[in-house]
RNA sequence: UGAGUCCGCCGGGCGACCGCGGCCGCGUGAUCCCUGGUCUGACCAGGGUGAGCCGGUCGAGGAAAGUCCGGGCUCCACAGGGCAGGGUGGUUGCUAACGGCAACCCGGCGCGAGCCGCGGGACAGUGCCACAGAGAACAGGCCGCCGGGCACCCUCGGGUGCCCGGUGAGGGUGAAACGGUGGUGUAAGAGACCACCAGCGUCCCGGGUGACCGGGGCGGCUCGGUAAACCCCACCCGGAGCAAGGUCGAAAAGCCGACGUCCCGAUCGGGCGCGGUGCGCAGGCGUUCGAGGGCGGCCCGCCCGAGCCUGCGGGUGGACCGCUGGAGCGUGUCGGCGACGGCACGUCGAGAUGGAUGGUCGCCGAACGGGAUCGCCGAGAGGCGCCCGGGAACAGAACCCGGCUUACAGGCGGGCUCAUCCG
Repeated sequence: UGAGUCCGCCGGGCGACCGCGGCCGCGUGAUCCCUGGUCUGACCAGGGUGAGCCGGUCGAGGAAAGUCCGGGCUCCACAGGGCAGGGUGGUUGCUAACGGCAACCCGGCGCGAGCCGCGGGACAGUGCCACAGAGAACAGGCCGCCGGGCACCCUCGGGUGCCCGGUGAGGGUGAAACGGUGGUGUAAGAGACCACCAGCGUCCCGGGUGACCGGGGCGGCUCGGUAAACCCCACCCGGAGCAAGGUCGAAAAGCCGACGUCCCGAUCGGGCGCGGUGCGCAGGCGUUCGAGGGCGGCCCGCCCGAGCCUGCGGGUGGACCGCUGGAGCGUGUCGGCGACGGCACGUCGAGAUGGAUGGUCGCCGAACGGGAUCGCCGAGAGGCGCCCGGGAACAGAACCCGGCUUACAGGCGGGCUCAUCCG
């Protein structure tokens, strides 16, 4: 200098004016309420409420997105058993947890830095393996090779055709054809046998926390692939979600009671109080012959239990809390290869609910488009400078976090590798 690889960060800037939302004000104060006084209406004083205005301050993201995992939080459940169901899948760690992350192992790719892996089990069982091919899983005889028989031909060595048998060595098909090479053997052949190699199983030794790695012995001689096919093994898993859930208020609009015995008429009804329920009407089922609900699903079993279901017709549809200070963020330091953790200091950074976070103007401006051939570099193409235009990607919180995935114009910084040149 060129090519590559991995990681981190930023992702328009400045100013003026106008606008929107939250919070603060020991700023102003409409309205309404309470108390007191004067007292005809009304006015005055004190306290509270706080619309609006004024001032200050803060106001989207690295993904706020998809809602795919995990957790916090909230409500419900929290006798038990059986059967089903879902998820995860090398090892060791990290973490609140995870399907995330880190380091390592194994396999594949790359000269390398590095990258990729949906990485338990296919001698427990079942299923499947397209096309091609004779044959695709206790395989298979299409061509070829070898032996025998019959027929024909012949230059008597043999050849051709048919039939029977042997052969998995050669050819051909395929992603894959039941280990590889050499030899023995044979009519031809074959792990049929032998040597070495590869692979499998098993035993032992050494290293490692472990996945696993290195070495040695023995064995039958070889066993195909597929588990994101069923399945087996190990581990994990209650349900629903901030429209969770809670407080206050309003309406339909009351109704029921075996209670109190205070009051009224006078033996029954009404008012009041208390308790329960929560719209009305109609129909159906039900209260120990148990409706209905809960225990994540089903069955058994257990618990609660007086209401439940359907139709028609009505009513309210407001406010507040939850709600943002938290596994928070930043810096430093210590421990650790690292993910991460400890400590110290600093810091507060949206909280809407028809849903704020915007608009206009000015200056600057990256990408990008064009011009000119003036300057520099270059052999040239072209690059940089110059001039004109242009005017910023993906996208927007909605209970909160940790991840993953997806989208993204462009820019900045750093580590490492390879090639070439120079010293």
Bacterial RNase P class A from Nakamurella sp., 423 nucleotides, folded computationally. NCBI's taxonomy places the organism under Bacteria, Actinomycetota, Actinomycetes, Nakamurellales, Nakamurella. The RNAcentral record of the sequence draws on ENA. A source record names the gene rnpB. Rfam family: Bacterial RNase P class A. Gene Ontology terms of the family: ribonuclease P activity, dimeric ribonuclease P complex and tRNA processing. The family's RNA type in Rfam is ribozyme.